[in-house]
């Protein structure tokens, strides 16, 4: 110093006007930018997370055809809905000028982009799932090289 194991802790930001019965959602005008990587500092580069989606593996519920029995009940095609884990699909958007030994990342100018459900009226900024999840981050402790 890097590696396994386990264990603690961190881990996402931002609105004002006007119009209208009714919008922080529409119009106008403003604001925000996770997490790792890189020849040099990223919302827009290669990746990852988060939301959905899809078989499949596990856990337990619920219904219920039949079958078995005197009855309790056992057994059980099928059926519904829920957690969990890995995996596998989905998943936005940047050009140009300079400097430089290197930048789509810095500086100058000009654009773009942004999950789901909810709402008296269409959401990046409001409410909700979420007091959750998480890519990872820093720290103890063992281990063994």
């Nucleotide at each position: 110093c890097a590696c396994g194991u386990g264990c603690u802790c961190c881990g996402g930001g931002g609105u004002c006007g006007g119009u209208g019965u009714a919008a922080u959602u529409c119009c106008g005008a403003a604001c925000c930018g996770g997490c790792g990587g890189u020849u040099a500092u990223a919302g827009u580069c290669c990746g990852c997370g988060a939301c959905c989606c899809g078989a499949g593996c596990g856990c337990a519920g619920c219904c219920c055809a039949c079958a078995c029995g005197a009855a309790a009940g056992u057994g059980g095609a099928g059926g519904c809905a829920g957690c969990g884990c890995g995996c596998g699909g989905u998943u936005g958007a940047u050009c140009u000028g300079g400097u430089g030994a290197a930048a789509u990342u810095c500086c100058g100018g000009a654009a773009c982009c942004g999950a789901c459900a909810g709402u008296u009226a269409a959401a990046g900024u409001c409410u909700g799932g979420a007091u959750g999840g998480g890519a990872g981050a820093a720290g103890c402790a063992c281990g063994a090289a």
The RNA shown here (FMN riboswitch aptamer (RFN element)) has 145 nucleotides and comes from Arthrobacter sp. GMC3. NCBI's taxonomy places the organism under Bacteria, Bacillati, Actinomycetota, Actinomycetes, Arthrobacter. Its mean pLDDT, the model's own confidence on a scale to 100, is 82. Its Rfam family is "FMN riboswitch aptamer (RFN element)". For this family Rfam cites "Coenzyme recognition and gene regulation by a flavin mononucleotide riboswitch" (Serganov et al., Nature, 2009). The model forms 100% of the base pairs in the Rfam consensus.